[in-house]
The prediction has a mean pLDDT of 81. Predicted 3D model of a 73-nucleotide RNA (transfer RNA) from Adiantum capillus-veneris. The gene name in the source record is tRNA-Ala-GGC-3-1. Its Rfam family is "tRNA". The family's RNA type in Rfam is transfer RNA.
RNA sequence: GGGGGUGUAGCUCACUUGGUAGAGCGCUAGCAUGGCAUGCAAGAAGCUCGGGGUUCGAGGCCCCGCAUCUCCA
Numbered sequence: 001g002g003g004g005g006u007g008u009a010g011c012u013c014a015c016u017u018g019g020u021a022g023a024g025c026g027c028u029a030g031c032a033u034g035g036c037a038u039g040c041a042a043g044a045a046g047c048u049c050g051g052g053g054u055u056c057g058a059g060g061c062c063c064c065g066c067a068u069c070u071c072c073a
Stems, first nucleotide, its partner, number of pairs: 001072007010025004019056001027043002030040003049065005
C1' cells in the first nucleotide's frame, strides 16, 4: 500500500426479507432464609462507532471516515 471481517445496554452477543431494539451475565430494589449462597418475580440502563446519501421509514442498503482483528505485499 491492497483485500476481507467486526463495531448494538457496564460485559459477552442476537436482531431473518428495511417496519422503529432484545437475551444471558452484571447492577438496583422486593419476596422466601436467623443470615449468606440460591431461587422467584420486578426495575433501571441504548439517539445501534462518526458523518452524509437512498427511502414514507435504516441497526440491516450505498458512499466517506475512525477504531480493532485478520490475510496478501